[in-house]
Context: one part of a larger RNA
């Protein structure tokens, strides 16, 4: 992992609704208790309970009462007239283990020191080999000393948490192993190895305690609180699972509250029932209200560019000096003229939405009430906005859609785009989006342009005699544009600067003359000249030319990770604009059969019109099986029951059900009733492979 079994909304009371029965101003027993072989039913039992009257703290009062009312009276407002009750079922609530495994923990009592940690008693065990304290000795050696005797030397001696290393005890590296040979090991390498040493037998302290040369270590493979049982089915707003079949509607992911945001509770949406009104509900059209968004404006508040105007401040200056008067490359409130901006500006001001009346229309909605949910993570798109970086498949709203809970068709493939809503069949038609050259169903259509880039598959700025079309300007047979010839001169080396500075570092002028024409000179060049060229003419050629504009389709700018890759092939359309006519294309529509609901009308159960018939979450109907019970000691059954295995047939589905083998004793159907009633899922569980 497969296979057979096992495996989850239960029971009890008490409430609420519905449905059915009985009895009804009333329903009803309970506990006993009779009879009987016992139990069920019956029968006796009126204690109780609910109903019949409320209102009020309460006295009380009473179809009314309370407040008002601390004089008295009233208006005023809360609240109060409705069959009811017993019993059965469904379904739901509350108390309970309460759908079903599942915690980590907490307490309560034990039970544990044969692992281990520390202690206590009593035993034990430590090859060899090195070192050579302290202390002795020195009658025999040297020195000092009168001497005791001190140093040295020799001999002696055997310390030491003292060295080297077996055995022991340890575990330092680093391979190996990791489903192991082993729930911590082999290997080979290390430390200690007369000690705070190792060790053997007994004993002693324990669970909020114990013991610890301190690591939260150990306390029997367990340890920031052991381990067994009890409380126990502890509790889990969390995760997982929850068994048959068809059918009718169908959501939500929002607001408000919350020690609240993984829950939960009231609404808001979904569902079953029942009641009402009779058009409230939709739609459209008309009429009618209000407004302050889009936009627009500058009348008001911010905030602003130019010009004017010009008080006032500053700087100067005179003077007879707290002051006057003159000035200004300075500022400048106002004024005026034109032009701007604004979520928190408004003289203004739509559309659209959105209340109300009124008519109109169908495929019928809507309101109450009530039983039952469920839901309170939502996603994307498109549109107004905020937030962010006018970032995001970001994030917060507000209005749509769509996924969600929705399938088919198209976007190569693709929850949220496009197209469209699938009852069921058919080898029948039309079409929608988006196609039409082959992979691929259907133009290798038709017509006019345009790209030359494989553009056609994503990008800017900027770039550039790519190219087609527009609308206009300037120059051109009095010869243009470009090309070739040819001049391009002279006062002059202008002044000034400078070392020079002669068109051509720089500064300042920038004249005049000779001309067809030629700058006190457009670059290029030199130390400064020279040189080359330029503007400008002239000749040669002979018809276009020059320089912006708008706008079409291309070119450059243009780097990513496996492999070309843009669905592919390919393709100069089969490519882009623009026009046309065809055609393919879905579970759209359509046609032909067939089923289901539900409202209508006839009928009387049918039948005919009309609409419906995707669905999660849930509500709502109707079955179908399984095992026991009555019925039932049945029917049937060794002329062969249940099971079991294999296969015909039938139904709208769960299912039913004939044969044929196999088995060896049981045991339907129908018609009621009662559950231990239905498995593929739980790292479920037990068992086998």
């Nucleotide at each position: 992992g497969c296979c057979a079994g096992u495996g989850a909304u239960u029971u009890u009371u008490u409430u609420u609704u519905u449905a059915u029965a009985g009895c009804a101003a009333g329903c009803u027993u309970a506990a006993u208790a009779a009879a009987c072989a016992a139990g069920a039913a019956u029968u006796a039992g009126u204690a109780g309970g609910c109903g019949u009257a409320a209102a009020a703290a309460a006295u009380u009062u009473g179809a009314u009462u309370u407040u008002g009312a601390a004089a008295u009276c009233a208006a005023a407002a809360g609240a109060g007239a409705a069959a009811g009750u017993u019993a059965u079922a469904a379904a739901a609530a509350a108390a309970a283990g309460a759908c079903c495994c599942g915690a980590a923990g907490c307490u309560g009592a034990g039970u544990g020191a044969u692992c281990u940690a520390a202690c206590c008693a009593u035993g034990a065990a430590c090859a060899g080999g090195u070192u050579g304290a302290a202390g002795a000795a020195u009658a025999u050696u040297g020195c000092g000393g009168c001497a005791a005797c001190g140093c040295a030397g020799u001999u002696u001696g055997g310390a030491g948490g003292a060295c080297c290393g077996a055995a022991c005890c340890c575990g330092u590296g680093u391979c190996u192993g990791u489903a192991g040979a082993a729930a911590a090991a082999u290997a080979c390498u290390g430390g200690g190895a007369u000690g705070a040493u190792u060790u053997g037998u007994g004993g002693u302290u324990a669970g909020g305690a114990g013991u610890g040369a301190a690591a939260g270590g150990c306390u029997a493979a367990u340890c920031a609180a052991a381990c067994u049982c009890a409380g126990g089915u502890a509790u889990a707003g969390c995760u997982g699972g929850u068994u048959u079949u068809c059918u009718g509607c169908g959501a939500a992911a929002u607001a408000u509250a919350u020690u609240u945001u993984a829950g939960u509770a009231u609404a808001g949406c979904c569902u079953g029932c029942a009641a009402g009104u009779a058009a409230a509900g939709u739609u459209a059209a008309u009429g009618u209200a209000g407004g302050g968004u889009a936009g627009a404006g500058c009348a008001c508040u911010u905030u602003u560019u130019a010009u004017u105007u010009a008080a006032g401040g500053g700087g100067g200056g005179u003077c007879u000096a707290a002051g006057a008067c003159c000035u200004u490359a300075c500022u400048g409130a106002u004024u005026a003229u034109a032009g701007a901006a604004a979520a928190a500006c408004u003289c203004c001001g739509a559309a659209u939405a959105u209340g109300c009346a009124u008519u109109a229309a169908g495929a019928u909605u809507u309101u109450u009430g009530u039983g039952g949910a469920g839901u309170c993570a939502g996603a994307c798109a498109a549109u107004a906005g905020g937030u962010g970086c006018g970032a995001a498949g970001g994030u917060c709203u507000a209005u749509u859609g769509u996924c969600a809970a929705g399938a088919g068709g198209g976007a190569a493939a693709c929850a949220g785009c496009c197209c469209a809503g699938a009852g069921c069949a058919c080898c029948a038609g039309u079409u929608a989006a988006g196609g039409c050259c082959c992979c691929u169903a259907a133009a290798u259509a038709a017509u006019u342009a345009c790209u030359a880039a494989g553009u056609g598959a994503u990008a800017a700025a900027g770039g550039a005699g790519g190219u087609g079309g527009g609308a206009g300007u300037g120059c051109a047979g009095a010869a243009a544009c470009a090309a070739u010839c040819a001049g391009g001169a002279g006062g002059u080396u202008u002044g000034c600067u400078u070392a020079g500075a002669a068109g051509c570092a720089g500064c300042a002028a920038u004249c005049c003359u000779u001309u067809a024409a030629a700058g006190a000179g457009u670059g290029c060049g030199u130390a400064a000249u020279a040189g080359c060229u330029c503007a400008c003419u002239g000749a040669u050629c002979g018809a276009g030319u020059a320089a912006a504009c708008c706008u079409g389709c291309g070119c450059c700018g243009a780097a990513a990770a496996u492999g070309u890759a843009c669905g592919g092939g390919a393709c100069u359309a089969a490519g882009u604009a623009a026009u046309u006519u065809g055609c393919c294309g879905a579970a759209a529509c359509u046609g032909u059969g067939c089923g289901a609901u539900a409202u209508a009308u006839u009928u009387g159960a049918a039948a005919u019109a009309u609409a419906u018939c995707g669905g999660u979450a849930g509500g709502g109907g109707a079955g179908c099986g399984u095992u026991c019970u009555g019925u039932u000691g049945u029917a049937g059954g060794u002329u062969g029951a249940a099971g079991u295995a294999u296969u015909a047939g039938c139904g709208g589905a769960a299912g039913c059900g004939g044969a044929u083998a196999u088995g060896g004793a049981c045991g339907a159907a129908g018609c009621a009733g009662a559950a231990g009633u239905g498995a593929g899922a739980a790292u479920g569980u037990c068992g086998g492979c």
The part of an RNA shown here (large-subunit ribosomal RNA, domain II) has 689 nucleotides and comes from Durinskia baltica. The organism belongs to Durinskia, within Eukaryota. The RNAcentral record of the full RNA draws on ENA.